[in-house]
Context: one part of a larger RNA
RNA sequence: GGCGCAUGGCGGAUGACUUGGUGUCGAGAGGCGAUGAAGGACGUGGGAACCUGCGAUAAGCCCAGGGGAGUUGGUAACCAAGCUGUGAUCCUGGGAUUUCCGAAUGGGGCAACCCAUCCCUUAUGGGAUAUCGUGCGCUGAAUGCAUAGGCGUACGAAGCGAACGUGGAGAACUGAAACAUCUCAGUACCCACAGGAAAGGAAAGCAACCGCGACUCCGUAAGUAGCGGCGAGCGAAAGCGGAUCAACUGGUCGAACGACGAACCGUCUGGAAAGGCGGACCGCAGAAGGUGAGAGUCCUGUAGCGGGAGACCAGCAAGCCCUCGAGUAGAUUCCAGCUCGGGAAACUGGGAUCGAAUAUGGGGGGUCCACCCUCCAAGGCUAAGUACUCCUCGACAACCGAUAGUGAAGCAGUAAGGCGACUGAAAGUUGAAAACUACCGCGAUGAGCGGGGUGAAAGAGUAGCUGAAACCAUGCGCUU
Repeated sequence: GGCGCAUGGCGGAUGACUUGGUGUCGAGAGGCGAUGAAGGACGUGGGAACCUGCGAUAAGCCCAGGGGAGUUGGUAACCAAGCUGUGAUCCUGGGAUUUCCGAAUGGGGCAACCCAUCCCUUAUGGGAUAUCGUGCGCUGAAUGCAUAGGCGUACGAAGCGAACGUGGAGAACUGAAACAUCUCAGUACCCACAGGAAAGGAAAGCAACCGCGACUCCGUAAGUAGCGGCGAGCGAAAGCGGAUCAACUGGUCGAACGACGAACCGUCUGGAAAGGCGGACCGCAGAAGGUGAGAGUCCUGUAGCGGGAGACCAGCAAGCCCUCGAGUAGAUUCCAGCUCGGGAAACUGGGAUCGAAUAUGGGGGGUCCACCCUCCAAGGCUAAGUACUCCUCGACAACCGAUAGUGAAGCAGUAAGGCGACUGAAAGUUGAAAACUACCGCGAUGAGCGGGGUGAAAGAGUAGCUGAAACCAUGCGCUU
């Protein structure tokens, strides 16, 4: 030095656990804001660092209701001083206060700061003063009447918010095995605006000589008819089947919420009984959680009960209102949308130029014409079925279990990095209970250790459950 065995150290895998996540379902809510929001800054406690709450009335003030013995929020104890059956703390509802910034709105500004004017009060405090729109009033030019403009006043707006919605504007990478028409895609991004949904909507519609009867959504029709450098690809509609269809009447179920809510003892082991043994009991309750191990009968609960939001079934039952629509319909031309890439290209929408008829009329039925059929444009409203979840509550899970599950189980969008846009962690577990080691010794008035004490256990000692491996050390054996 190597190998082996043993005993330790270091380390934090594994096992067990769960405060936290994830998803689904069902309800609710679907907004907040000049009565100053969302979000912040700074304060605020007897001692107060942070979190939470609150706002100079500052972990709070007042009122009503509930509740019924403790209490002065958390980390988090300790001390001090209090409150409380004259009902505190706490819970629900209502009210008061609510600094400064922020749409921020008296002016300014490098947010949380600086500087004003007017009015009323005066120990000094309070109020008003932004802009735009609309209404009303006053005033009032060029310019006579007027108008523009100015001033005042009342009301409204603004800003924020996860997705869903409508409209405006609108890519490229990519695919076509290159690439230009085409595709990606009317997608992403941007903008405006709205609602709890939005949009659409009561035929100038479809259909096919039979007929249907607003709109929306789903299934099918159908990857069909079609479109397409007929390439890549794109891709309907009618029809059929469903969802829906207020209010009212009758019936059947029934959420939130609320109080009540059955039934067990002995013995053994043990630190501890809920475990073993023995004998009982309740059950419309043997879901679950907790309690010193595994409890139907110890605690909280659970079934049941009260309560009635609402749901379902049956009957009946989506449409309405006007002033009735002219530079409109249509034509030509240029675009856009439809399955339709200019095509025989209708239809729908838009720009430009022209420009009708008036129900004895007009539009459509895919160039166009005739016949036939069908509807009545150029005004407006409309629930339900449909989409979504920042948020609240409940239930559930062949979902995760601390390198997982949210980035975040612990004060996390934190620490940290970056000029910045932005990026972005790690970190859970003593014990049933702190009973967290009094006292003694060694030691540097230390760390640490040895006794001793607590505890079931300290080889559970705040480097704390279990405690793998790598790695380090000591002892013994074998061996070079």